[in-house]
RNA sequence: AGCCGGCCGGGCGGCCGCGGCUAGUGAUAGUCGAGGAAAGUCCGGGCUCCAUAGGACAGGAUGAUGGCUAACAGCCACCCGGGGUGACCCGCGGGCUAGUGCCGCAGAAAACAAACCGCCACGCCUCGCGUGGUAAGGGUGAAAAGGUGGUGUAAGAGACCACCAGGGGUCGAGGUGACUUGACUCGCUAGGUAAACCCCAUCCGGAGCAAGACCAAGCAGCAAGCCAGGUUGUCCGCCUUUAGCUUGCGGGUAGGUUGCUUCAGGCGUGCGGUAACGUACGUCGUAGAUAGAUGGUCGCCACUGGCUUUGCCAGUACAGAACCCGGCUUAUAGGCCGGCUGAU
Numbered sequence: 001a002g003c004c005g006g007c008c009g010g011g012c013g014g015c016c017g018c019g020g021c022u023a024g025u026g027a028u029a030g031u032c033g034a035g036g037a038a039a040g041u042c043c044g045g046g047c048u049c050c051a052u053a054g055g056a057c058a059g060g061a062u063g064a065u066g067g068c069u070a071a072c073a074g075c076c077a078c079c080c081g082g083g084g085u086g087a088c089c090c091g092c093g094g095g096c097u098a099g100u101g102c103c104g105c106a107g108a109a110a111a112c113a114a115a116c117c118g119c120c121a122c123g124c125c126u127c128g129c130g131u132g133g134u135a136a137g138g139g140u141g142a143a144a145a146g147g148u149g150g151u152g153u154a155a156g157a158g159a160c161c162a163c164c165a166g167g168g169g170u171c172g173a174g175g176u177g178a179c180u181u182g183a184c185u186c187g188c189u190a191g192g193u194a195a196a197c198c199c200c201a202u203c204c205g206g207a208g209c210a211a212g213a214c215c216a217a218g219c220a221g222c223a224a225g226c227c228a229g230g231u232u233g234u235c236c237g238c239c240u241u242u243a244g245c246u247u248g249c250g251g252g253u254a255g256g257u258u259g260c261u262u263c264a265g266g267c268g269u270g271c272g273g274u275a276a277c278g279u280a281c282g283u284c285g286u287a288g289a290u291a292g293a294u295g296g297u298c299g300c301c302a303c304u305g306g307c308u309u310u311g312c313c314a315g316u317a318c319a320g321a322a323c324c325c326g327g328c329u330u331a332u333a334g335g336c337c338g339g340c341u342g343a344u
Stems, first nucleotide, its partner, number of pairs: 001341008010301007018033006035318001039329002042327005047208004059204005065077004079093001080091004094199002099197002101193003116138002118134007146164006165189002167186008212258004221249006228240004263285001265284008302316006
């Protein structure tokens, strides 16, 4: 001067206050009370309900290889490509030799190729024009069809030759594999783009804790009874049910309870493994609100900033639980620790 990884995220005490739990008749007491990202809600899983014989299509996701995991778009190891002197970093890393499409500007031409200038041959109406050959040279472009040298030719060209670079095929060596490497051979060398359609392989049912379960006022509704009315001179019986009373049923609203927080959990040690991770033992207990608690203030200290500097004043990053867990991404004042690289 850099590269990589990990950690802290103001501390202690007093007073007042808020939410949960426990004890108490009660007053009250005791105890616990945000994060590394609680965030974005981008992936994956648990859990719940719905659907579902099985299969296929459609649609979506993923994409080198091997492993880890409950699972993943995550992690570890490794391969290949690119960057860096290096520590190390980056990769949206299957297939354009299945098919179809696209390639701005410039340029003659952006792809079953193509002739603007130039070069060569021939012809003609000869200071030029026409026809044909030519991809060596010039020019354009991000990209023009392997590179250098030679042979060859009218001029040229992998047309042929030597070497170099790449690719295909065959055989061998190493590796679980991606892949690496050696020999021989084929002149095979005519691009890019799949974050273009598409093809291939693998995976995927839907909705979500406002899921779901239980209890259940009030008010409708239904049934029975009473009362009332009708029939009758009266009672029983029968009929009616507008209003009233009682009882039962009832869907399930308001509301309440539950789901709800103890876990694929943290830490330590041993063992297996390069590692991610797995496993055994020990140890720790760590928020559950429902319009939503986790705050305020005082003292001392720490840090930062300012000032009229032996002090005084101000401030303390990002942010903030809502069913839970594993990841990813993004935000983060300031500070601490470890390993490694280059130069001197």